Notes:
Predicted 3D model of a 385-nucleotide RNA (Bacterial RNase P class A) from Phenylobacterium zucineum. Rfam family: Bacterial RNase P class A. Rfam classes the family as a ribozyme. The source organism's lineage runs through Bacteria, Pseudomonadati, Alphaproteobacteria, Caulobacteraceae and Phenylobacterium. A source record names the gene rnpB. Model confidence (mean pLDDT): 79 of 100.
RNA sequence: CCAGAUGGCUGGGCGAUCGCGGUCCUUUCACGAGGGUCGAGGAAAGUCCGGGCUCCACUUCGACAUGGCGGUGGGUAACGCCCACCGGGGGUGACCCUAGGGAUAGCGCCACAGAGAGCAGACCGCCUGAACUUCGGUGCAGGUAAGGGUGAAAGGGUGCGGUAAGAGCACACCGCGGACCCGGCGACGGGGACGGCACGGCAAGCCCCGCCAGGAGCAAGACCGAAUAGGGAUGUCGCGCCCUCGCAAGGGGGUAGGACCGUCGAAGGUCCGAGAUGUCCGGGUAGGUCGCGAGAACCGUCCAGCAAUGGCCGGUCCAGAGGAAUGAUCGUCGCGUCGAUUGCGGUCGGCGUCACAGAACCCGGCUUACAGGCCGUCUGGUUUC
Numbered sequence: 001c002c003a004g005a006u007g008g009c010u011g012g013g014c015g016a017u018c019g020c021g022g023u024c025c026u027u028u029c030a031c032g033a034g035g036g037u038c039g040a041g042g043a044a045a046g047u048c049c050g051g052g053c054u055c056c057a058c059u060u061c062g063a064c065a066u067g068g069c070g071g072u073g074g075g076u077a078a079c080g081c082c083c084a085c086c087g088g089g090g091g092u093g094a095c096c097c098u099a100g101g102g103a104u105a106g107c108g109c110c111a112c113a114g115a116g117a118g119c120a121g122a123c124c125g126c127c128u129g130a131a132c133u134u135c136g137g138u139g140c141a142g143g144u145a146a147g148g149g150u151g152a153a154a155g156g157g158u159g160c161g162g163u164a165a166g167a168g169c170a171c172a173c174c175g176c177g178g179a180c181c182c183g184g185c186g187a188c189g190g191g192g193a194c195g196g197c198a199c200g201g202c203a204a205g206c207c208c209c210g211c212c213a214g215g216a217g218c219a220a221g222a223c224c225g226a227a228u229a230g231g232g233a234u235g236u237c238g239c240g241c242c243c244u245c246g247c248a249a250g251g252g253g254g255u256a257g258g259a260c261c262g263u264c265g266a267a268g269g270u271c272c273g274a275g276a277u278g279u280c281c282g283g284g285u286a287g288g289u290c291g292c293g294a295g296a297a298c299c300g301u302c303c304a305g306c307a308a309u310g311g312c313c314g315g316u317c318c319a320g321a322g323g324a325a326u327g328a329u330c331g332u333c334g335c336g337u338c339g340a341u342u343g344c345g346g347u348c349g350g351c352g353u354c355a356c357a358g359a360a361c362c363c364g365g366c367u368u369a370c371a372g373g374c375c376g377u378c379u380g381g382u383u384u385c
Stems, first nucleotide, its partner, number of pairs: 001381010012333007020039008041356001045367002048365005053217004066213005071085005086100001087098004101208002106206002108202003123148002125144005131138002156174004161169001175197001176195002180191004221290004231281007240255006257272005295317001297316004302311003334354001335352007
């Protein structure tokens, strides 16, 4: 210098003016006004996991069912998260990926192709025998599984012996198996003998083993609580007359009377013809207050630890409302882009919602989105010394 790997940070700066929300102070009877101070994110997002908090259910423990998780050791309030390590896979390498318990507990499945797919199998081929033969072979009886072929997978692999041809048939190495020894907390790794090789794969089909889990969610929930209507208690005023049913309480009909049909009078019609009102009590609604931010908090030094993380000490207070404030304009600098110019260093001018995005009970994670910029560590290659 080129090509990569990986871990972090940042993601417009400054100033002026005009606004918006919370809170405090001053002022005002009040409305309001003035001033101080604070005011989005690394993901506030998806709402996928784990918690806090609240209500409901529940005597406790266990079992069953259902769902989730699954190498080992740590971390954590907890986790399906994080760290370190192990095994497997990929890469020359830095490094990356990994749904990684159990297949002699049992059941089930293994498509297509193929002769044969699960207590294996013989299509082509190879070899032996006897027969026939047109001397090329043909079918028959056996042996075999090296080679070919099918398949995701065909009952260890390579080599050398061996044999009629072959075969763990024998041997060496690799793989595999159950013990043993050594190292490691452990997953696991290493070793020298032994065994001729058997118990094919799928648990992301059921299942078995171990561990975890009660349900709903801030519209959770707690408190205060009108007006109007309705409910209960109690007080005051009123409830005319006639007929009728009934022992009564009470019911039915008519009438006086009242209201309405725009106004006055008459006629007519419809309705009412017994209730009106005061005080007190309780429930609910509207509305209000709390929940609501000093916490698994943030910053800094140090200590323990490979790390995740934990701890001591010191410092700081950092949005909170309600369908929801956190903005706009201008100047300047930065950045990007376009054009002009150039002495190739620059200069001038135009343009830009300047990446993704927007708190709503809170916290820890995961996942997803993200223009541009900055920093650290490491790998491979090339050149020079």